[in-house]
RNA sequence: UCAGAACGAACGCUGGCGGCGUGGAUUAGGCAUGCAAGUCGAGCGAGAAAGUUUCCUUCGGGGACUGAGUACAGCGGCGAACUGGUGAGUACAAGACGAGUAACGUGCCCGAAUGUGGGGGAUAACCUUGGGAAACCAGGGCUAAUACCGCAUGUCGUCUUUCCCCCGCGGGAGAAAGGAAAAAGGCACUUGUGUCGCAUUCGGAUCGGCUCGUCUCCCAUUAGCUUGUUGGUGGGGUAAUGGCCUACCAAGGCUACGAUGGGUAGCUGGCCUGAGAGGGUGGUCAGCCACACUGGGACUGAGAUACGGCCCAGACUCCUACGGGGGGCAGCAGUCUAGAAGCUUCCACAAUGGACGAAAGUCUGAUGGAGCGACGCCGCGUGUGGGAUGAAGGCCCUUGGGUUGUAAACCACUGUCAGGAGGGAAUAAAGCCCCGGUGGAGGACCUCCGGGGUUUGAAGGUACCUCCAGAGGAAGCACCGGCUAACUCCGUGCCAGCAGCCGCGGUAAUACGGAGGGUGCGAGCGUUGUUCGGAAUCAUUGGGCGUAAAGGGUGCGCAGGCGGAUUGGCAAGUCUCUUGGUUAAAUUUUCACCGCUCAACGGGAAAAACGCCGGAGAUACUGCCAGUCUUGAGAGCGGUAGGGGUGAGUGGAAUUCCUGGUGUAACGGUGGAAUGUUUAGAUAUCAGGAAGAACACCGGUGGCGAAGGCGACUCACUGGACCGCAUCUGACGCUGAGGCACGAAAGCUAGGGGAGCGAACAGGAUUAGAUACCCUGGUAGUCCUAGCCGUAAACGGUGAGCACUAGGUGUGGGGGGUUAUCGACCCCUUCCGUGCCGUAGCCAACGCAUUAAGUGCUCCGCCUGGGAAGUACGACCGCAAGGUUGAAACUCAAAGGAAUUGACGGGGGCCCGCACAAGCGGUGGAGCAUGUGGUUUAAUUCGAUGCAACGCGAAGAACCUUACCCGGGCUCAAACGCGAGGGAAAAGCCGCCGAAAGGCGGUGUGCCUUCGGGCGUCCUUGCGAGGUGCUGCAUGGCUGUCGUCAGCUCGUGUCGUGAGAUGUUGGGUUAAGUCCCGCAACGAGCGCAACCCUUGCUUCUAGUUACCAGCGGGUAAUGCCGGGGGCUCUAGAAGGACUGCCCACGCAAGUGGGAGGAAGGUGGGGAUGACGUCAAGUCCUCAUGGCCCUUACGUCCGGGGCUACACACGUGCUACAAUGGCCGGUACAGAGAGUUGCGAGGCCGCGAGGUGGAGCUAAUCUCAAAAAGCCGGCCCCAGUUCGGAUUGGAGUCUGCAAUUCGACUCCAUGAAGGCGGAGUCGCUAGUAAUCCCGUAUCAGCCACGACGGGGUGAAUGCGUUCCCGGGCAUUGUACACACCGCCCGUCACACCACGAAAGUCGGCUUCUCCUGAAGUCGGUGUACCAACCCCUCGGGGAGGAAGCUGCCGAUGGAGAGG
Repeated sequence: UCAGAACGAACGCUGGCGGCGUGGAUUAGGCAUGCAAGUCGAGCGAGAAAGUUUCCUUCGGGGACUGAGUACAGCGGCGAACUGGUGAGUACAAGACGAGUAACGUGCCCGAAUGUGGGGGAUAACCUUGGGAAACCAGGGCUAAUACCGCAUGUCGUCUUUCCCCCGCGGGAGAAAGGAAAAAGGCACUUGUGUCGCAUUCGGAUCGGCUCGUCUCCCAUUAGCUUGUUGGUGGGGUAAUGGCCUACCAAGGCUACGAUGGGUAGCUGGCCUGAGAGGGUGGUCAGCCACACUGGGACUGAGAUACGGCCCAGACUCCUACGGGGGGCAGCAGUCUAGAAGCUUCCACAAUGGACGAAAGUCUGAUGGAGCGACGCCGCGUGUGGGAUGAAGGCCCUUGGGUUGUAAACCACUGUCAGGAGGGAAUAAAGCCCCGGUGGAGGACCUCCGGGGUUUGAAGGUACCUCCAGAGGAAGCACCGGCUAACUCCGUGCCAGCAGCCGCGGUAAUACGGAGGGUGCGAGCGUUGUUCGGAAUCAUUGGGCGUAAAGGGUGCGCAGGCGGAUUGGCAAGUCUCUUGGUUAAAUUUUCACCGCUCAACGGGAAAAACGCCGGAGAUACUGCCAGUCUUGAGAGCGGUAGGGGUGAGUGGAAUUCCUGGUGUAACGGUGGAAUGUUUAGAUAUCAGGAAGAACACCGGUGGCGAAGGCGACUCACUGGACCGCAUCUGACGCUGAGGCACGAAAGCUAGGGGAGCGAACAGGAUUAGAUACCCUGGUAGUCCUAGCCGUAAACGGUGAGCACUAGGUGUGGGGGGUUAUCGACCCCUUCCGUGCCGUAGCCAACGCAUUAAGUGCUCCGCCUGGGAAGUACGACCGCAAGGUUGAAACUCAAAGGAAUUGACGGGGGCCCGCACAAGCGGUGGAGCAUGUGGUUUAAUUCGAUGCAACGCGAAGAACCUUACCCGGGCUCAAACGCGAGGGAAAAGCCGCCGAAAGGCGGUGUGCCUUCGGGCGUCCUUGCGAGGUGCUGCAUGGCUGUCGUCAGCUCGUGUCGUGAGAUGUUGGGUUAAGUCCCGCAACGAGCGCAACCCUUGCUUCUAGUUACCAGCGGGUAAUGCCGGGGGCUCUAGAAGGACUGCCCACGCAAGUGGGAGGAAGGUGGGGAUGACGUCAAGUCCUCAUGGCCCUUACGUCCGGGGCUACACACGUGCUACAAUGGCCGGUACAGAGAGUUGCGAGGCCGCGAGGUGGAGCUAAUCUCAAAAAGCCGGCCCCAGUUCGGAUUGGAGUCUGCAAUUCGACUCCAUGAAGGCGGAGUCGCUAGUAAUCCCGUAUCAGCCACGACGGGGUGAAUGCGUUCCCGGGCAUUGUACACACCGCCCGUCACACCACGAAAGUCGGCUUCUCCUGAAGUCGGUGUACCAACCCCUCGGGGAGGAAGCUGCCGAUGGAGAGG
């Protein structure tokens, strides 16, 4: 990080049908339009019109009946507080669960009791007058009630007092006294009944109010909050308790178990997830709450502080005649805005439910339905069976084939869904009417029960059923590198792109894009977002802190947590039981249950669970109460050790300074110096004096202390520890958030002090620089007193306490024992401290291990990826420096621990190599040759590039080679094979054109035959071609290199969780992982060595072409000849050398020396190259995948180029000379080569060479002269008799051809060069050096190269410090592309995030003051008023009430804060 599940989802692609659900999550933003709460005439009064019919008529009209007691409106009653919506606000609020109310209410409904008497006065409507644009208002007049008001009546209730009872605050019962009621109303039948009401009361039911307990988010970088605050008394208020309100009194109340403040949020049943515990969530449905444009307020009422009521204020909006008015979709539809995003301005009251009504019924955007959206769940379909020449096409291909694929076609069949036609439900029971029964005096009326009849359906002509036709109309989406099921091709070429994580893409991409194929799901599939899971990754279940993040620097200690033994009691926790209550329904779970064809969905039944409140019981444990005990803890007594602390005093050594003496030129310092000091006398030395600081030796993984820390000596004061005795107390204990105290060094404040040392600073050196290391100086400081700071790698990186769990061995303190009588030592033992090793156990490992990191218990602190960052902001502390507490944005896919294997180290150890050193000779300087770079060019073909490219590929570039350039040609081709067809041979020869290739023309015609034809060649055609074009980073093969270094591995065993280790390490030894010894290893393989070749000695065998001693012959001379098998030699086989022998050392292996021997310790040389490294080299040797070219990137030909030339480098040759050069004479090799060849003697030429051809297919002949050497002579130190470049001339040879561009010869010319800077190379003996000889390639040759051969033939090696390379073990590591590694900081530019900032703007909120609407309450009340009372009828009273006014008070304003 993913795989799982889920969602009111959205987006992309796609979309056949049905059922059941579900659908404004953002803007509690604004709303056009319609509808969403009315009903009752059986409460009351009034009461139309149009129209129909009819009458009259002056034809204008009028009357009557009807419409109709209808409509509309009004009074009155009930409802409108339900239903429906939304989630703004709300964190002791609300909610959930459980209780209480003796502190309360309750319309309609139910049960019961009693009553319903007699009066009165108004007022809407209506009529009329007036005002107004409107809304509407005002005045006058009439009228009714189930509207309103007195009076009577009191079952009962209430209040007061007394008494009694109770679960005792105001509960219940009884007695006495005072006050309070109604509609005799409506309806039906009727003359007393029924019914609906009304009044009072009791009870019930229902629904509420209030109170209490428990639970319920984040922030402490919010720690203190509070004045009606907490309580009391009196009063008010309420249905009711209460600071709910008010006056007075007291000073309380809340808070670390988180008050107050801030942020966020409706709560729950439930839903999602999860094994569970938990975590997340609160949409639909259901319960509760809150809200209704924003804020405030009351009225009415049983109930509201009222969504579709009222008043006031405010914002917004609409109308207006400008005076003033109206409005509130968070009801159902619908609209606009914002948004990724959520529906019809539908049908019906048929059902269910509600309001009203006696009822019929009316109303009901509740509800029932339909519509829209794949938004979700569930179901169905898009066909089924057969069908292989495995069709075509596509894709792949190793070209054989494979795959798509029984898939299709084709044949047979079926008929779901959709379509058409026909039939066609349930949901409907009630109501109403009739009959019967019941109650009733009753056949009236009514209630209830039963029966019959009749009416009512929005959905909907729908579900469902039947028939018709016909495979017809119906499949997509994602993925295919691993996780994760599924693979190929093409395109692309670190581009375009992908990506959840790891990561893909730089020319062969299963990862990008497309295709084919496949996998998964399927009317859906993917993506995005969110939640849980996986994550034991906040760990209650279920984690950690020595080194990974994490133990507080240390102690004392309040709260808190935990707590020894024992007895009794209680029963709070705990446990058991409960057929006690509650935990609403729905949901979840279960079911051989039931209903839709199944399912989703719905119905029924059952079960369960946690919790809470009761009841009964138990008493082990915890707790509480009471008592006892001594082992925890403390005290006492007797001893002991100690740098424990504080203060005062004392001492010597050293250092520096001062004074004086002696004394003279340096001293000092360093890697080496210099600065510095000193002739004004230093350093050195002697004597005296002064000052400050620190205390050598003892001194010790020894002591003390809580830690920091403590070290000369003495005294005084003082803390703690240990041991012994077992005298006392009797759990008095442990830990410890906050708090308090202590706390190295540095630093700070004030005052002293200041010898030495010594930040800063100065100077001298070093260095590229040197703000360093080194040196000379030197200020703060270091020291003391008083105060602050409060941090460290304050570390054992290990909190404190208690208990338990093998030992061994040191050391410090104390006690006991043993001995021989005492003492000391030794030894044994015990307690406390301090180290090392180690068992079990633990640990990721390292390691820890009775001083635990083991096993347990108790308490505290701390951790939760890295960076940002111990930073910012805030707060607290500090004089400051700073400290404590302590984030986020952003960013990364890691950061980290321990161990392993390597590699590396200017780490240490051991060892080796021409590695250095010691030597000899070179190179680097010159000329030339050759290769390379560079440059040039039409081309200078290509490759090789540190060692390990550069005399390399190339062991032969004039043409060819040749791959490059220019030009001329060819196009199945230069060659070859096969098939087909055709004719003729083709070739060759001749002529012409041409630079050639080539073209054109002419001539020319084969072999075999069974006579059919065949073979060969040619022409035409088909198929295979060709490419030194690219990729050595796609490869094979081959090669280089480390390195002929001594290493590299395996099996089994063992150890380790594992990587891995062991073996292979160790001690010796060797050239060697060679051998020996030891060892948890024992063996083995590839390497080493040996076996192989060559060389050195001997023997044997053999004896030509080699040899010639002896014998014989012969020549001018020669093994020339006969012969010989002795010698050399040849080439085959053997032998020989093995540390075998001796001495010494050593366990051994072996080493040193010696003898013998041709040879001595692998005798010399070669071949031989382990596992691997360098993506080392080679696609241009060859082979080969892929890509590219195909009248050319193929191929042929002519010419040119690869040979260029200001320059640079590598490798060589020749020299610079006398150890030489030249001339003459004269010796001695080995290994090779040769018939297209080597080519003798002879002759010609100064010579290269020519001529000629003997001999030789080679121990026979030839190349062939070996050279240095030796002998003799000349040169005489010079740019020469050195050196030979360069140039001129003349030639020779090869070759088709020497101009570009061959070699050689002769004559002439005669350059640089006088031994070579920094540097660098080779070589350890037949080596270096030096001298010639041969061969391959090859016509010739640029060969001075390469590969071989012999001749002559040295010097040096002390040694392993250093340079280079390598081996072994070890150590460190942050490296692993492995030190050519990794990595840090500044700076420049761009971008992002955060902090600070003069300020500026907004939101929320607090306090004070001003203002003061509506309105309740209070005061006043001679505006005004019908009911009751009095009355002289004028009026008065009682009462009401406008107005005015007081307190409170929303809003607004001002100021000050957060």
This is a predicted structure of a 1458-nucleotide RNA (small-subunit ribosomal RNA) from an uncultured organism. The RNAcentral record of the sequence draws on ENA, Greengenes and SILVA.